[in-house]
RNA sequence: AUUGAAGAACACGGGAGUCCGGGAGGCCGGGCUGAGAGGGAAGAGCCAAUCUCUUCCGACCGUUGCACCUGAUCCGGGUCAUGCCGGCGAAGGAAGUUUUCGGUUCACACUU
Repeated sequence: AUUGAAGAACACGGGAGUCCGGGAGGCCGGGCUGAGAGGGAAGAGCCAAUCUCUUCCGACCGUUGCACCUGAUCCGGGUCAUGCCGGCGAAGGAAGUUUUCGGUUCACACUU
């Protein structure tokens, strides 16, 4: 100097879908995939659909690309249904620094 499925510190990014049943305000129970399927608290909006959003805390995954987002109301397969599986995909975007340890290489010095 470079490198790593490595350790640590601090910091940062991200998603939370789908189906069935119940019946009461916006909920409860169960099935599927998954690491995780909005777990706890507070607030706002919107309504009659059974919802949406914000903040804090927590679990989980990720931080230079196998987190995640876009294309996408995409294509093929499958399913009761769904980003469920595959393609797209070496696509476009996407969040990191320091330090320790190990590997490799280079330069210089010393010794033989």
Model confidence (mean pLDDT): 76 of 100. A computed fold for a 112-nucleotide RNA from an Acidimicrobiales bacterium, annotated as TPP riboswitch aptamer (THI element). Taxonomically the source falls in Acidimicrobiales (Bacteria, Bacillati, Actinomycetota, Acidimicrobiia).